[in-house]
Context: one part of a larger RNA
RNA sequence: UUGAACGCUGGCGGUAUGCUUAACACAUGCAAGUCGAGCGGAAACGAUGAUAGCUUGCUAUCAGGCGUCGAGCGGCGGACGGGGGAGUAACGCGUAGGAAUCUACCCAGUAGUGGGGGAUAGCCCGGGGAAACCCGGAUUAAUACCGCAUACGCUCUGUUCGGGAAAGCGGGGGAUCUUCGGACCUCGCGCUAUCGGAUGAGCCUGCGUAGGAUUAGCUGGUUGGUGAGGUAAUGGCUCACCAAGGCGACGAUCCAUAGCUGGUCUGAGAGGAUGAUCAGCCACACCGGGACUGAGACACGGCCCGGACUCCUACGGGAGGCAGCAGUGGGGAAUAUUGCGCAAUGGGCGAAAGCCUGACGCAGCCAUGCCGCGUGUGUGAAGAAGGCCUUAGGGUUGUAAAGCACUUUCAAUUGGGAGGAAAAGCUAACGGCUAAUACCCGUUAGCCUUGACGUUACCUUUAGAAGAAGCACCGGCUAACUCCGUGCCAGCAGCCGCGGUAAUACGGAGGGUGCAAGCGUUAAUC
Numbered sequence: 001u002u003g004a005a006c007g008c009u010g011g012c013g014g015u016a017u018g019c020u021u022a023a024c025a026c027a028u029g030c031a032a033g034u035c036g037a038g039c040g041g042a043a044a045c046g047a048u049g050a051u052a053g054c055u056u057g058c059u060a061u062c063a064g065g066c067g068u069c070g071a072g073c074g075g076c077g078g079a080c081g082g083g084g085g086a087g088u089a090a091c092g093c094g095u096a097g098g099a100a101u102c103u104a105c106c107c108a109g110u111a112g113u114g115g116g117g118g119a120u121a122g123c124c125c126g127g128g129g130a131a132a133c134c135c136g137g138a139u140u141a142a143u144a145c146c147g148c149a150u151a152c153g154c155u156c157u158g159u160u161c162g163g164g165a166a167a168g169c170g171g172g173g174g175a176u177c178u179u180c181g182g183a184c185c186u187c188g189c190g191c192u193a194u195c196g197g198a199u200g201a202g203c204c205u206g207c208g209u210a211g212g213a214u215u216a217g218c219u220g221g222u223u224g225g226u227g228a229g230g231u232a233a234u235g236g237c238u239c240a241c242c243a244a245g246g247c248g249a250c251g252a253u254c255c256a257u258a259g260c261u262g263g264u265c266u267g268a269g270a271g272g273a274u275g276a277u278c279a280g281c282c283a284c285a286c287c288g289g290g291a292c293u294g295a296g297a298c299a300c301g302g303c304c305c306g307g308a309c310u311c312c313u314a315c316g317g318g319a320g321g322c323a324g325c326a327g328u329g330g331g332g333a334a335u336a337u338u339g340c341g342c343a344a345u346g347g348g349c350g351a352a353a354g355c356c357u358g359a360c361g362c363a364g365c366c367a368u369g370c371c372g373c374g375u376g377u378g379u380g381a382a383g384a385a386g387g388c389c390u391u392a393g394g395g396u397u398g399u400a401a402a403g404c405a406c407u408u409u410c411a412a413u414u415g416g417g418a419g420g421a422a423a424a425g426c427u428a429a430c431g432g433c434u435a436a437u438a439c440c441c442g443u444u445a446g447c448c449u450u451g452a453c454g455u456u457a458c459c460u461u462u463a464g465a466a467g468a469a470g471c472a473c474c475g476g477c478u479a480a481c482u483c484c485g486u487g488c489c490a491g492c493a494g495c496c497g498c499g500g501u502a503a504u505a506c507g508g509a510g511g512g513u514g515c516a517a518g519c520g521u522u523a524a525u526c
Base pairs, nucleotide, nucleotide: 001524002523004522005521006520007519008518011373012372013371014370015369016368018365019331024329025328026327028326029325030324033076034075035074038073039072041069042068045067046066048063049062050061051060052059053058054057083284085282092209093208094207095206096205097204098203101201102200106197107196109194110193111192112191113190114148116146117145124137125136126135127134128133154163155162168189169188170187171186172185173184176183177182211255212254217247218246219245222244223243224242225241226240227239228238229237259281260280261279262278263274264273265272266271286307287306288305289304290303309320310319311318312317337363339362340361341360345359346357347356348355349354376406377405378404379403386397387396388395389394410467412462415459416458420453425447426446427445428444429443430442431441432440470515471514472513473512474511475496476495477494481510482509483508484507485506491498492497
């Protein structure tokens, strides 16, 4: 000094930590959704209206017209966030550089957003299956899909030529036109192409990075070249051909161990040990392999195959993956609640309101650590009683107690009570945009509210010393001594060593010493 454990003991608060072992197996719940301002729609709930019945406020039917919205198509996000450290001795990490690359959302610039088409979920009908789910028919929409047109400073090429795109939705509106749907104008959000930035990511190199020589030779895509393929990109990354190279006592290969770092602990430093929490990087997601989608994965809560295990089954066939948060069994010396909330911070989606968020914020448990406070204060000699010792005079416990006089921190109790809250919404004024005083955006003012924690912090009332001290040690090292018991026994012990009849070393007592809500022991590092 510790992520500690064990023994005895235990008042309060703040703060931080809390499966180091079985990367063992997991019941149950939750942990990633969201958008109706992309689409066809309407299963549920609600409001309103209509109709009918009437127990006059209920039942039934109708109306996507409205608030909304199950399932579905579509978009974005599920590559972040969260977890544990199995593997890895490696360009994995650290550090310093490099060139042959990509980058959704975001910011800035430039140019566009024309005109068509065919499908398919859902719904409906029918069928199969125990289920999971599957099949057929008919029909339908889109910001889903596919052509055409146009095209740059994009791309291709030696040059000309050539190649390549898009999608709409919502708010408001004065003229004009109208098939009364709208066109049209304008604003906002989108969409396409491209350039630059930002951010993130991939790749290459120098140096550094623990042990064993009782591991001395290793290597066939192996080392290099040419050409091709492949990739976002360089490259034996892959392939064909050619050459025969490449690495190694400056430790190759092999074996065993190990995530690396900022840091942490220790130390005067040099160094040694270590890599919990927090932060950066890496690798992993039941074990092994593979790709798909996508800007990004070879993807923890996606897919496929093989394996082990568990579960359901009508035996034909199916389902699953807590190294997310809680929790269970097991292992272990040993490590917590199946809690509350999205109020704050952050993230995803959305125009927004908002929804989701076991991230996070909080609460609960544990003296596990650190820090702070308390368990009273003053006075009080008859030096009380009792205990212990005694040379029997006395000494000591000891101002200690009692008594007297005070105080009330903390806990208990009464009442009050910040801050964490900024926003969002509504109204008004001004400014911008615009044909517009509308819509929308911005600024300012006012109003209205939003807190899990929470019986918060803090302040205050009341009562009363009232509710609050232990543990280890006392032979030397090492602060602290006597008596009794025991008699090489019982026992102690970190080392030296104590104990065989006067033991300051064993056991008890009185006294003392050291720490103190802790004190010792064990383990471990310096």
A computed fold for a 526-nucleotide part of an RNA from an uncultured prokaryote, annotated as small-subunit ribosomal RNA, 5' domain.
The coordinates come from a structure-prediction model, not an experiment, and the mean pLDDT is 86.
The RNAcentral record of the full RNA draws on ENA.